RNA sequence: GUUGCCAAGGGCAAACCCGCCGCGAGGCGGGGACGCAAAGCUUCCGGUCUCACGCGAGAUAGCGGAGUUGCCACAU
Repeated sequence: GUUGCCAAGGGCAAACCCGCCGCGAGGCGGGGACGCAAAGCUUCCGGUCUCACGCGAGAUAGCGGAGUUGCCACAU
């Protein structure tokens, strides 16, 4: 550097429930695990979604791409 199916040690945490925030998509905290090898981070590109109707402003990084950082080695 590549790869990662049942390794090991760890990590994250969907739906749903509770509380708070937001017009909303949704977010944050707690519980909870469907999954995830970047399900770490960045809206740069495309997609989808929301809005007080929209010049625009937002949401989604767990939709895909890209950028960037990174643990492990039952492997190569």
Predicted 3D model of a 76-nucleotide RNA (c-di-GMP-I-GGC riboswitch aptamer) from a Steroidobacteraceae bacterium.
The model forms 95% of the base pairs in the Rfam consensus.
The prediction has a mean pLDDT of 83.
Rfam family: c-di-GMP-I-GGC riboswitch aptamer. Gene Ontology term of the family: cyclic-di-GMP binding.
The sequence was found by an Rfam model in a public genome assembly.
NCBI's taxonomy places the organism under Bacteria, Pseudomonadota, Gammaproteobacteria, Steroidobacterales, Steroidobacteraceae.